[in-house]
RNA sequence: GCUUGUCUAGCUCAGUUGGCAGAGCGCAAGGCUCUUAACCUUGUGGUCUUGGGUUCGAGACCUAAGGUGGGUG
Numbered sequence: 001g002c003u004u005g006u007c008u009a010g011c012u013c014a015g016u017u018g019g020c021a022g023a024g025c026g027c028a029a030g031g032c033u034c035u036u037a038a039c040c041u042u043g044u045g046g047u048c049u050u051g052g053g054u055u056c057g058a059g060a061c062c063u064a065a066g067g068u069g070g071g072u073g
Base pairs, nucleotide, nucleotide: 001072002071003070004069005068006067007066010025011024012023013022019056026044027043028042029041030040031039049065050064051063052062053061
């Protein structure tokens, strides 16, 4: 250079056919316990990488740019 995947919470990832953005882990508080850990309960969480387009409506579709990974010359 060519080709192909990926980008969503602090981290790992879901998100179906376009229709109110979620789970686990983490973190905080409380309970339990002689104490810690474990366990239980509640809470905490977002400019969905960015610009533009399509649409009544976009995390999901189209397009350009950027980040990152694989393959290949």
Model confidence (mean pLDDT): 80 of 100. This is a predicted structure of a 73-nucleotide RNA (transfer RNA) from Aegilops tauschii subsp. strangulata. Lineage of the source: Eukaryota > Euphyllophyta > commelinids > Aegilops > Aegilops tauschii. RNAcentral records the identical sequence in 2 taxa. It matches the Rfam family "tRNA". It is annotated as a transfer RNA.